[in-house]
RNA sequence: CCUUAGAGUUUGAUCCUGGCUCAGGAUGUUCGCUGGCGGCGUGCCUAACACAUGCAAGUCGAACGGAUCCAUACUGAAACCUAGUGAUGUAUGGAUUAGUGGCGGACGGGUGAGUAACGCGUGGAUAACCUGCCGUAUACAGGGGGAUAACACUUAGAAAUAGGUGCUAAUACCGCAUAAGCGCACGGUUCCGCAUGGAACAGUGUGAAAAACUCCGGUGGUAUACGAUGGAUCCGCGUCUGAUUAGCCAGUUGGUGGGGUAACGGCCCACCAAAGCGACGAUCAGUAGCCGGCCUGAGAGGGUGAACGGCCACAUUGGGACUGAGACACGGCCCAAACUCCUACGGGAGGCAGCAGUGGGGAAUAUUGCACAAUGGGGGGAAACCCUGAUGCAGCGACGCCGCGUGAAGGAAGAAGUAUUUCGGUAUGUAAACUUCUAUCAGCAGGGAAGAAAGUGACGGUACCUGACUAAGAAGCCCCGGCUAACUACGUGCCAGCAGCCGCGGUAAUACGUAGGGGGCAAGCGUUAUCCGGAUUUACUGGGUGUAAAGGGAGCGUAGGCGGCGAUGCAAGUCAGAAGUGAAAGCCCGGGGCUCAACUCCGGGACUGCUUUUGAAACUGUAUGGCUAGAUUGCAGGAGAGGCAAGUGGAAUUCCUAGUGUAGCGGUGGAAUGCGUAGAUAUAUGGAAGAACACCGAUGGCGAAGGCAGCUCUCUGGGCCGUCACUGACGCUGAGGCGCGAAAGCUGGGGGAGCGAACAAAAUUAGAUACCCUGGUAGUCCCAGCCGUAAACCACCGAAAAUAGGUGUGGGGGGAUCCCCCCUCCGUGCAGCAGCCAAAACAUUUAAGUUUCCCGGCAUGGGGAGUACGGGCCGCAAGCUUAAAACUCAAAGGAAUUGACGGGGGCCCGCACAAGCAGCGGAGCAUGUGGCUUAAUUCGAAGCAACGCGAAGAACCUUACCAGGGCUUGACAUGCGCCUGAAGCCGCGGAGACGCGGUGGCCGAGAGGAGGGCGCGCAGGUGGUGCAUGGCUGUUCGUCAGCUCGUGUCGUGAGAUGUUGGGUUAAGUCCCGCAACGAGCGCAACCCCCGUCCCGUGUUGCCAGCAUUAGGUUGGGGACUCGCGGGAGACUGCCGGCGUCAAGCCGGAGGAAGGUGGGGACGACGUCAAGUCAUCAUGCCCCUUAUGCCCUGGGCUGCACACGUGCUACAAUGGCCGGUACAGAGGGUUGCCACCCCGCGAGGGGGAGCGGAUCCCGGAAAGCCGGCCCCAGUUCGGAUCGCAGGCUGCAACCCGCCUGCGUGAAGCCGGAGUUGCUAGUAAUCGCGGAUCAGCACGCCGCGGUGAAUACGUUCCCGGGCCUUGUACACACCGCCCGUCA
Repeated sequence: CCUUAGAGUUUGAUCCUGGCUCAGGAUGUUCGCUGGCGGCGUGCCUAACACAUGCAAGUCGAACGGAUCCAUACUGAAACCUAGUGAUGUAUGGAUUAGUGGCGGACGGGUGAGUAACGCGUGGAUAACCUGCCGUAUACAGGGGGAUAACACUUAGAAAUAGGUGCUAAUACCGCAUAAGCGCACGGUUCCGCAUGGAACAGUGUGAAAAACUCCGGUGGUAUACGAUGGAUCCGCGUCUGAUUAGCCAGUUGGUGGGGUAACGGCCCACCAAAGCGACGAUCAGUAGCCGGCCUGAGAGGGUGAACGGCCACAUUGGGACUGAGACACGGCCCAAACUCCUACGGGAGGCAGCAGUGGGGAAUAUUGCACAAUGGGGGGAAACCCUGAUGCAGCGACGCCGCGUGAAGGAAGAAGUAUUUCGGUAUGUAAACUUCUAUCAGCAGGGAAGAAAGUGACGGUACCUGACUAAGAAGCCCCGGCUAACUACGUGCCAGCAGCCGCGGUAAUACGUAGGGGGCAAGCGUUAUCCGGAUUUACUGGGUGUAAAGGGAGCGUAGGCGGCGAUGCAAGUCAGAAGUGAAAGCCCGGGGCUCAACUCCGGGACUGCUUUUGAAACUGUAUGGCUAGAUUGCAGGAGAGGCAAGUGGAAUUCCUAGUGUAGCGGUGGAAUGCGUAGAUAUAUGGAAGAACACCGAUGGCGAAGGCAGCUCUCUGGGCCGUCACUGACGCUGAGGCGCGAAAGCUGGGGGAGCGAACAAAAUUAGAUACCCUGGUAGUCCCAGCCGUAAACCACCGAAAAUAGGUGUGGGGGGAUCCCCCCUCCGUGCAGCAGCCAAAACAUUUAAGUUUCCCGGCAUGGGGAGUACGGGCCGCAAGCUUAAAACUCAAAGGAAUUGACGGGGGCCCGCACAAGCAGCGGAGCAUGUGGCUUAAUUCGAAGCAACGCGAAGAACCUUACCAGGGCUUGACAUGCGCCUGAAGCCGCGGAGACGCGGUGGCCGAGAGGAGGGCGCGCAGGUGGUGCAUGGCUGUUCGUCAGCUCGUGUCGUGAGAUGUUGGGUUAAGUCCCGCAACGAGCGCAACCCCCGUCCCGUGUUGCCAGCAUUAGGUUGGGGACUCGCGGGAGACUGCCGGCGUCAAGCCGGAGGAAGGUGGGGACGACGUCAAGUCAUCAUGCCCCUUAUGCCCUGGGCUGCACACGUGCUACAAUGGCCGGUACAGAGGGUUGCCACCCCGCGAGGGGGAGCGGAUCCCGGAAAGCCGGCCCCAGUUCGGAUCGCAGGCUGCAACCCGCCUGCGUGAAGCCGGAGUUGCUAGUAAUCGCGGAUCAGCACGCCGCGGUGAAUACGUUCCCGGGCCUUGUACACACCGCCCGUCA
C1' cells in the first nucleotide's frame, strides 16, 4: 500500500443462542421459450454394455532364392519358302512381390475398470542395475559346414489349416581360427569410501566375435569403453472415510546356505531361531486412478482431477509364458471362461476403452467427411518413395468465452390505437408517422493472399480488399409482496393456482390468471443439478461448554502432553546466508501478433515446497554438574458425625404376661372398612424383640465424591498450625486401566419392632387401577457377593500465579493482656468495587474476571432417540455402556420486558356478600322472544350489554311480507327533441288501481308558459355487504381512577423511571420522601334543579292589618306565600384531640345546610371486526315490462309448547258501602270543556269560559270517620263466556277501546334458583304527558304516605394498586397431552 459488505425468518415487542433460506461466482451441464453473424475453444460424466461395415502399421528387391510381366541383345526348333515371322533357351535391365531375412508392430492413439499402493507427488540413493536405433574412440571381419521356407508332387479336411516326400538361397543358422580390449576365478600391491565395500596396477588360469551389399561415393556388421536417451529398483516425507473393524501375520520376522534376476531382496527353496506389525490406528470394510492444475475464497481453507501436459494401470474376463534392447505385448501367441459368427457337426473364426459409425442405456454428448499441404511429427528405406483416423482441416450443436449487428439525427397537433380515470385528464411517448443521413453483418459482383525452408496447399475462390444496392432480412426471455430494481386495471373467490425462505388466495389480491405499464439481462433469458462462498455453522488463521447443545459421579495412576532458578557443552526444533531442484502449459506483471477482444507469441516474476551446505545460540530440546522459592520427609502441637471392628446405654413403638376398669376405641374435611362384652381403648407391673439415636445442632465440623451423628474402646487414612533439620524438581494433568461409588434392585444365609411398593378392603369421584383411611408382603436391618446408575448439582473438570476493601463464623499460632482487642495461616458464609456477562447473575481464603497459561472430557438445529441392531463390552437377571438411519419440522431454545391470567400473596373499593324490606320463579291475563305453523305470518336486535328492544301507539294507511289485478321514462328529480294545449268536475263500468263518455276550459295579438303525450339521457330499489365505511348508539368495562407525553436519567435493547414507596382521600385527592422535573386527557370545580336568607318586581298570584262580601268578591296593601330575576351562604374557616410541625382524620361550637349538603347534566386512552347499509349518508356488487311503481284483500294479532318483562291477585295492615280531607307537575282551538238536560252507565243533546298563574281537564288516591263481611275459594279473586249497549273511524268479521246485566276459571303466597333497594330511599297510593281519529297493565314524568337493616369484609361477583409464578399474547372461553376416527 492492497485485501474482508450482508439480508429474511422463532417474539406482542427485546437481546442472545441456533438452524433454515436468499443475493455472488463456476460447470464437459439438463430442460422450457426464443434465435441474425463471425472468431476461438469444446462435445458419452450413464453400459470398462454389445458391435455390422470401412479405415487406424508397415516398410526394405541396395539381405535372399524364386515366380509373373515387359524391354533389349544373343540363340534360333517347326512351318511357310526365303523379305522375314518366330517357339525355346541364355544374358542384361526394368516393374510387381507371396516367401525367407532385417528393422518397426513395447512409439503414436484410447480408456479410468482395477489400485489406499513406493501407485502418485516431492526430495534423495543405486558402491545393487539395464539401455536397440544415435554420437565419440579403439580394434577387427580369416576360413568352413549343414539345413529350411518358397517351389514341385502329394495326403487329410467343408473350411481354417495341418502333414508327408523331394529340391534351393541368404546380412537366416552352427562349429573352428584370431583377442588389443572385455568377462570370470585365484593370490598380491597402492589409493579411496557412510557400512557392505570400491578403484587402479601387474601376474597366472580360463571364456566368447563378425555379413555382406555396392552405382566404388558409401551403406551395413563384430567386440570393448565412454557419452546421450530411455528405463528398472530402493529409501525419507506427504496422500479419503469408518473403532458399531482391535488385534493381525506361518514365508509370517530374521539368520545361514543355495537358486533365480539386468539388479538388491523370502523374490523362491532347504535348515535354524521365534520373531514382526499395531491406539502416532495394524488388520478388515467402504470409496477412489495420482499430480501440474481447475473452481471458489480476503486469506487460511474447501471442492474437483473433463479438455491441455506428466506418471500409473488396463485392452471381452482370468491365467501364462514366448520373441525381443525393450512386452508378459490394444489392432502378437497359448490355455480356461462367457458371448457372437461360420460349419458338411468332425471342427473353426472373433475382440472399436484407435477414427468414423450402429444398437442399447440415459436428462444428455457430433460426420461411416477431406488431406498427408503443414507439424524440420512418427515407422521403414541409400534414396525415390510408401504407410500414418497421430496430426492439419472441414461438418454438426448458442455447449462455453469473446466481438458485432438488428440503425442514426431531427421530429408535439404530445396524432391514432391501447390501458386507466375523480371524465378534467394521465400513461405508452420523440416512441410512431414524416424529413434527412449512414451501410457494420447478411445478400450481389469483381479482385484475392500469407501459411512454403528447393518442390508440394486439404483448408479454399477461404480470410481479406473493392464496388453497386435497399432501412431494408435480423429480439427475445425472466421478473415487478419483503429479501430485490420494477404497479395499476379486470377476472377468480382457501377455487383455480403461486411459492427460494417468510408466506399469498375465503368478493375491493401490487403475491393466482390476463392486459396495459414498468424493471433486469440480451442472442440469449430463465430453470434443474452440482461445487465453493456468504457459514467465525468443525472456529489453524477464527468459536464454545453455570441457566441456550456441551464438565466425565468422584479419585489413584500408565502412556502421552506440559514443566522452577544459575552454569557449561551440543545444535534436533528455531533463525540467517549460499547452492540444487520446484518440467512445459497455466497464474501475475510488461510487451508483441490476429481491425479489437476471446485466443496466441516473447520476456520477467511467482510457484509460499523439498534437499544439500555454511553459520548463530536468545528460546524449546538434549547432555553434564549445581541450587532451594515448587513438591516431599523429620520434629513439636492441636480440631473433627473421616473410615473399620468389638462392646454398651436410655427414651419411644409394638408384642407377651398378671392386675384395675367398662363400652367404646380408632380414623377423617366428613365417614366407613378395622379393633372391642371371648373385655378393647385407657391405666399400670414384669418381660421380649428389632430398628433408630431427641435435646446439644448451627448459614457448624470431617471426607475425593457417594456420604458420615447415643456412649466406650481397638486399629487406621487425610488435612491444619509451628519449626526450617533432611531430600533436591522428585512436579501438574491424565486417553486407556484400576479401585470407590446414594437409593432401588439381584443371589445365598440370618433378622424382622416400626415403616411400607405390590395386594385387599373402606371412602372420594362421572370413573378413581390415585391423592385420604384401615390392614399388609417383598423391602428397609446384619453377613458375603453382584449391580454402577441419580436434578451423583455449586447443573460451575483439575493445577498454579497474581488482582480493592468490609463484615460474620470453625481450627491453630503470635502480640497485648481481666475482658474487649490487634497481627497471621488454613477452612466456611454474606453484601459489594473494578472486571466480565445475552441478560439474570458471578465477583480475592471459594470468579463465571486476568494471565493470547497448561492439560485431558464434551457439544455442533428440533423431533425421531439416548431409541433400533441375531452389533461390541459388562451383568445371574433387571439392565448398563457405546450408539445410528429413514422420515419429518422452520423452528426448538436461553435470559429479560410489557400485558393478561392464577382454585398465588398483600392493601382497598362497589347493594358484591352479609344484615334487612319488597319481589320474580307457581296462577290468570297483557306484552316481547324462541319454536311450530302459514300463501305470508316483513325485517333487525342474541349472555351480562337481545327479549313492554327499533315501535312516543300494525283495523285501511303505516307496510317493507303474501295472493290477485294492473303500469313500464315510470309514484318522485332533472335535461334535450318533437307533438299537444290544461288542471278539474260529472256520469257509467270495475273490488279498486284504472278505463270509457260528457262537461269544462286560464294569461296572452302572437310566440311562448304551466299541464299532457312520444322518444332519448335517466329515475327507482326497506335488494346484498355494519367483516368496505361516515355518523350515531351501548350509559359494555365504568363515575372505575385511571391513560399518556416532553426533557432528563438508567438499560445493548424491548423498556424502566416519573405513575413506585410512607401516609391520606370518593378520587393519580392531597402531603412527605425519591433521578427525576414538568405537562396533557381524565377526578374535582365551573352549569341546571332542590334546601336557608336577602334584594328587586307584583298580575291572572297573595291577604297580616283597614274597609267590604256568601266568596281575596271588591277597594286597598307588598308585609307573608308564590312566580320571575339577581345576590348571600360552607371554606375543615373556628375550638379540642390524633397525626411527621404535613396532608388529613375524629369530636365540638355556630349554622337552614358540615366536611362532595341531596339530585342531574358531564363518560379519559382504549376494548368488544359490539349494534345499526331498515333513520340518514355512502364505496362496491346486484335487479331494470322488475328485486321498481299503483291497487284490492289478507298477513305482521296465526298456537301442542318454552323463556323474558309486567299487570291483577290469592285477602281482614283486607274487601264493600256511605261520609269527609290534603298535592305536584303538566296539557288544551280540527282542542280542553264548566254549567244544564237525557241515560244505571259508557255516553248523548244543548252550551258559558279559555290559545291559559285568570277558564277547562280536575272528583287525586292511599288517608280519616261510621257501617257491613268473620277466614270461607268467601261480600277474596276477577279470567273466560253470554246478552245488551256506547265511542272513534270510509270501515271495528279476521283485529279497537269503553259501559251495563249475567257467568264467575286458576289462584289460599309459590321448587331449584334469582332481582331491586342504604332515606325522603324501598314499599305503597294515585295524578299528568308524549305517540294518538280510536286504542297503554308499556314508556317518560309528578307529587302523597313512608319504613327496616348494615356486626363486618371470611366467602360469591365485578373493579383498582403493589408483588409473585407462567410453556399464555386470538392473552385461561389460553395453551396443551393421550386415545380413537

A computed fold for a 1381-nucleotide RNA from an uncultured bacterium, annotated as small-subunit ribosomal RNA. Model confidence (mean pLDDT): 83 of 100. Its Rfam family is "Bacterial small subunit ribosomal RNA".